Predicted 3D model of a 73-nucleotide RNA (transfer RNA) from a bacterium. The same sequence occurs in records of 2 taxa. Rfam family: tRNA. It is annotated as a transfer RNA. The prediction has a mean pLDDT of 82. The RNAcentral record of the sequence draws on ENA.
RNA sequence: GAGUGAGUAGCUCAGCCGGCAGAGCAUCUGCCUUUUAAGCAGAGGGUCCUGGGUUCGAAUCCCAGCUCACUCA
Numbered sequence: 001g002a003g004u005g006a007g008u009a010g011c012u013c014a015g016c017c018g019g020c021a022g023a024g025c026a027u028c029u030g031c032c033u034u035u036u037a038a039g040c041a042g043a044g045g046g047u048c049c050u051g052g053g054u055u056c057g058a059a060u061c062c063c064a065g066c067u068c069a070c071u072c073a
Stems, first nucleotide, its partner, number of pairs: 001072007010025004019056001027043005049065005
């Protein structure tokens, strides 16, 4: 330098056939328990990497850029 893949909650990831942004773990609250753990119920937490474009509507499609991984040179 070229190509491919990835970037979404604190962490690991799903959603990526355009139409209310989710799961598990973690955190917090309550119940239970002598207490802790476990169990049960609930809550909070997101500018979907950045900027622009298409569209009535974009995490999703298009363009450019950034970061990481891999391959080639």